Background
Predicted 3D model of a 140-nucleotide RNA (FMN riboswitch aptamer (RFN element)) from uncultured Acutalibacter sp. The model forms 100% of the base pairs in the Rfam consensus. RNAcentral holds the sequence, with entries from MGnify. It matches the Rfam family "FMN riboswitch aptamer (RFN element)". About the family: The RFN element is a highly conserved domain that is found frequently in the 5'-untranslated regions of prokaryotic mRNAs that encode for flavin mononucleotide (FMN) biosynthesis and transport proteins.

RNA sequence: AUCUUCGGGGCAAGGUGAAAUUCCUGACCGGCAGUGAAAAACCCGUGUUUUGGGUUCCAGUCUGCGAGCGGCGGGCGAAACGUCCGCUGUUGAACCGGUGAAAUUCCGGUACCGACGGUACAGUCCGGAUGGAAGAAGAU
Numbered sequence: 001a002u003c004u005u006c007g008g009g010g011c012a013a014g015g016u017g018a019a020a021u022u023c024c025u026g027a028c029c030g031g032c033a034g035u036g037a038a039a040a041a042c043c044c045g046u047g048u049u050u051u052g053g054g055u056u057c058c059a060g061u062c063u064g065c066g067a068g069c070g071g072c073g074g075g076c077g078a079a080a081c082g083u084c085c086g087c088u089g090u091u092g093a094a095c096c097g098g099u100g101a102a103a104u105u106c107c108g109g110u111a112c113c114g115a116c117g118g119u120a121c122a123g124u125c126c127g128g129a130u131g132g133a134a135g136a137a138g139a140u
Stems, first nucleotide, its partner, number of pairs: 001140006013025003027124002029114002031065004040056005060112002068090009094110005116127003
């Protein structure tokens, strides 16, 4: 560089109501990369009980990215509020205590967050989506 494969989880139980997995009580979930001390486990070297190096595991709220929602430009098109490409904007939420030389990452506690369209108001249902993608693995 080319190709192939993979690449998101979740309202139990109950209340109100004509109607709600949408409201209320409560329950449940956590994409990708980085960082992730020490210890532990494994591997390598040393060679004999210690020491050095490496790997593995660990963040929804840290750093960055992705999806989503816009704007601008361009291609296709007779045209679109169509589709594709590029650039660009926007995009949620954490504290306290403990251990330690070192942790917003470990341990404990208590909090908090979650695109767009549909519908009785949705992180969890249905839909765009048998899509796209951060990326991961493999083959040549």